[in-house]
RNA sequence: UGAGCCCGAAAGACAAUCGCUGGAAUUUUUCAGAGGAAAGUCCGGACAGCAUAGGGAAAAGUAGUCGUUAACAACGACCGCCCGUAAGGGUAGGGAAAGUACCACAGAAACGAAACCGCCGAAAGGUAAGGGUGAAAAGAGCGAGGUAAGAGCUCGCAGUGCUGAGUGGUGACAUUUAGCAGAGGCAAACCCUACUUGCUGCAAGGAGUGCUAGAGACCUUGUCCCGAGGAUGCACGCUCACCGCUAGAAUGAUAAAGCAAUUUAUUAUCUAGAUAGAUGAUUGUCGAUCUCUUUGAGAUUACAAAAUCCGGCUUAUUGAAGGCUUAAUUA
Numbered sequence: 001u002g003a004g005c006c007c008g009a010a011a012g013a014c015a016a017u018c019g020c021u022g023g024a025a026u027u028u029u030u031c032a033g034a035g036g037a038a039a040g041u042c043c044g045g046a047c048a049g050c051a052u053a054g055g056g057a058a059a060a061g062u063a064g065u066c067g068u069u070a071a072c073a074a075c076g077a078c079c080g081c082c083c084g085u086a087a088g089g090g091u092a093g094g095g096a097a098a099g100u101a102c103c104a105c106a107g108a109a110a111c112g113a114a115a116c117c118g119c120c121g122a123a124a125g126g127u128a129a130g131g132g133u134g135a136a137a138a139g140a141g142c143g144a145g146g147u148a149a150g151a152g153c154u155c156g157c158a159g160u161g162c163u164g165a166g167u168g169g170u171g172a173c174a175u176u177u178a179g180c181a182g183a184g185g186c187a188a189a190c191c192c193u194a195c196u197u198g199c200u201g202c203a204a205g206g207a208g209u210g211c212u213a214g215a216g217a218c219c220u221u222g223u224c225c226c227g228a229g230g231a232u233g234c235a236c237g238c239u240c241a242c243c244g245c246u247a248g249a250a251u252g253a254u255a256a257a258g259c260a261a262u263u264u265a266u267u268a269u270c271u272a273g274a275u276a277g278a279u280g281a282u283u284g285u286c287g288a289u290c291u292c293u294u295u296g297a298g299a300u301u302a303c304a305a306a307a308u309c310c311g312g313c314u315u316a317u318u319g320a321a322g323g324c325u326u327a328a329u330u331a
Base pairs, nucleotide, nucleotide: 001327002326003325004324005323006322010318012286013285014284015283016282017281018280020033021032022031023030024029035303039314040313042312043311044310045309046308047201048200049199050198054226055225056224057223059197060196061195062194063193064078065077066076067075068074079093080091081090082089083088094192095191099190100189102185103184116131117130118127119126120125141157142156143155144154145153160181161180162179163178164177165176166175167174168173205243206242208236209235210234211233218230219229220228221227250269251268252267253266254265255264256263257262287301288300289299290298291297292296
């Protein structure tokens, strides 16, 4: 210098003028006022209602191990496999010897056994080495023996799978050794195994107004049955007059434990709550990036924006910082 990989932070600052939402004072003052993703609504919870969420069926979800967590399909560390020269990245990663289904095109043949060319043989027939097709083809490579020709048919070395034993590890697993074996793949196809799950969502729900019922039959439990219940049912106004509504698995700092995710302790702080939706607009100076005719000028300054609240994931997006790998060149 070129080409790459990873990571955590920031998201402009100040001033003036004019406004908007909420609170407190109270009559003109004061205080507070979007995000890292507020987004997608893809997972998981809190909270609320239905019985305190109960039993069964159906259905759905998850799937290496050990941890973390309120919980998870999230996160951390590790194991196996795959990709990359590497830094690193990816991984629904249980079971195919319970059974069923499927394997396009091509190809002789797609799991059933057969045999298109070939090889051997007089023929019947034998063969699965070689050719060719395909994502995949009797699916264990190389060498030797063997044979009519061949073949794990036999042997040696190497390798794979299963079972047993030893060693290391909490474990997935790794490694050593003995025996046995060689007819594929696919379970984000049905299925089997293990574990988990009641449903609905703040337009929940409360409060308000009105209506209906005393049960085998109506209604509720938002898939069904049982069971339970009787306003705890139904309707109303598109429902923002009020509550829910924002002090919370909260945020910052310090210390300790742990490889880490994370946890614990101490201390400090209070930080939007609208309802068609406020958080804005203009001007000036500075900052950052780029360009140029370079002691100055000009241009640009992202994505986007609360709606019950949290933890993740994913997607959108700006310019910088740091760490690492690799190739070439120079010293």

This is a predicted structure of a 331-nucleotide RNA (Bacterial RNase P class A). Its Rfam family is "Bacterial RNase P class A". The family's RNA type in Rfam is ribozyme.